[in-house]
Context: one part of a larger RNA
C1' cells in the first nucleotide's frame, strides 16, 4: 500500500448520474391504523406500549390423596378438596450500560409512468415496459373436418374429440368505450359479358414426284396419291377484367381565404381537393423539434418531478383509446428515520504485498 471486517467526536446525503454501499428496522403480546377500493383488500399500513430474575397473593384450570352423606348396596351417586402441575393477572423486591441481553429476524411514507395480476426470457454482460396470461373479437372447419408431419404414398397427429369442438390471427384482467373511409391492396360472393393454356380440330399452304405438256433435247412449266413440314376457323377451365360486399382485414382519416362595435380570437361564410377528411378520450406525453414552452406546486435556489394550459414539428380508439384497486429484485420525483456516502479522515483485527531468515 491492497483486500475482507469492526468502531468512531460534531454534523447527517453536504457524497453521487442516482442514498450505490452501509446503517436503521426486525421476534412475540397488547393498543391503534388513513386515502383509495374490483369491498376481497390496502394492512405487519402508519404510530405507540410491554418483555429478565426473586418472593408473595388471589383467580382460572388439570389431576385428585383424605374424609363425609345418600340409596336401588354397586366397578353406584353426591360433597370435601391435601399435594403436585399449567396459565395469565396483581403486589413487592433485585441486578446490570443494556432483560426479544446471543444467533436468526420487514426501514417507512407520499406522488407519478409502464405492465392488470402469479408466471416466462437472452445457459455465459440485458429479468424488463419484452413474452405469456385469463378475458375479448375475427376467421376457417360438418368429420375420411380444417390444419400439420410425410415422397405425389401408406400411415399418424388433430381425436378415441364433433361447432359450448378444433385450427389460425389479432388484442390482452376489470370499468367506460371502440368514431368516419370499401378509392387502393387483400379476402368473400356471383356468374351475364370480355380476355385466356394445354388439348381437340383440321380449312389451307409448302417440300418431294409417278405422270402430263412444251422443248433449242441441255432443260422448262404444270403436277394426283403417298410421305413429310406447317397450320386458320371452331370448342374450352381456373385466373384476370367486370359487378357487389367486407375494417376487432392490410391500411387511410386535407388545404387556402374572409368574418363579431378596442385589440385578439373566430361560433359563421366562401373556395379547391378527397374514398373519407381524426369523433370520444387523452395531450410538451416512454410520443413536443422549437423547448429549460407558459402558469401553478414543491426547494433559499428545480433542464428532472407533480398539476394545468393546448400552438398535437409528428396522440387517438383491439398495430386498441382512456381510467383503474391490488401486484412489481421495474422506472421517475419527493419526504421521515438512519447512517464513514461525504465534510475528513482516524484507529483496530485478520489475510496478502514488502524486508530478513
Nucleotide at each position: 500500500c491492497c483486500c475482507u471486517u469492526g468502531u468512531u467526536a460534531a454534523g447527517g446525503a453536504a457524497c453521487u448520474c442516482g442514498g450505490c454501499a452501509a446503517a436503521u428496522u426486525a421476534u412475540c403480546c397488547c393498543c391503534g391504523u388513513a386515502a383509495c377500493u374490483u369491498c376481497g383488500g390496502g394492512a405487519g399500513a402508519a404510530g405507540g406500549g410491554g418483555a429478565g430474575c426473586c418472593a408473595g397473593a388471589a383467580c382460572a384450570u388439570g389431576u385428585g390423596a383424605u374424609u363425609c352423606u345418600c340409596c336401588u348396596a354397586g366397578c353406584g351417586a353426591g360433597a370435601u378438596g391435601a399435594g403436585c402441575g399449567u396459565g395469565g393477572u396483581c403486589u413487592g423486591g433485585c441486578c446490570g450500560c443494556a432483560g426479544a441481553g446471543a444467533a436468526a429476524u420487514g426501514g417507512c411514507c407520499c406522488a407519478g409512468g409502464c405492465g392488470a395480476c402469479u408466471g416466462u426470457u437472452u445457459a455465459u454482460c440485458a429479468a424488463a415496459a419484452a413474452c405469456a396470461c385469463a378475458g375479448c373479437a375475427c376467421u376457417a372447419u360438418g368429420c375420411a373436418a380444417a390444419g400439420a408431419c410425410a415422397u405425389u404414398a401408406a400411415g399418424u397427429c388433430g381425436c378415441a374429440g364433433u361447432a359450448u369442438a378444433u385450427g389460425g390471427u389479432g388484442u390482452g384482467a376489470u370499468g367506460c368505450c371502440u368514431g368516419c373511409c370499401c378509392a387502393a391492396u387483400g379476402c368473400c360472393a356471383a356468374a351475364a359479358g370480355g380476355u385466356c393454356a394445354a388439348a381437340a380440330g383440321g380449312a389451307g399452304a409448302u417440300g418431294u414426284u409417278a405422270g402430263a405438256a412444251c422443248u433449242u433435247c441441255g432443260g422448262u412449266u404444270c403436277g394426283a396419291a403417298g410421305c413429310a413440314u406447317u397450320g386458320a376457323a371452331u370448342u374450352u377451365a381456373a385466373g384476370c377484367c367486370c359487378u357487389g360486399g367486407u375494417g376487432a382485414a392490410u391500411g387511410g382519416c386535407g388545404g387556402c381565404c374572409g368574418u363579431a362595435a378596442c385589440a385578439a380570437u373566430a361560433a359563421c361564410g366562401g373556395u379547391c381537393c378527397u374514398a373519407a377528411g381524426g369523433u370520444a378520450g387523452c395531450g410538451a406525453a416512454a410520443u413536443u423539434c422549437c423547448u429549460u414552452g407558459u402558469c401553478g406546486g414543491g426547494u433559499a435556489a428545480g433542464u428532472u418531478c407533480c398539476g394545468a394550459c393546448c400552438c398535437g414539428c409528428a396522440c387517438g380508439a383491439a398495430u386498441g383509446g382512456u381510467a383503474u384497486a391490488a401486484c412489481g429484485a421495474u422506472c421517475u420525483g419527493g419526504g421521515c428515520g438512519c447512517u464513514g456516502u461525504c465534510u475528513c479522515a482516524a484507529c483496530a483485527a485478520g489475510g496478502g504485498g514488502c524486508u530478513c531468515g
Molecule: large-subunit ribosomal RNA, domain IV
Organism: metagenome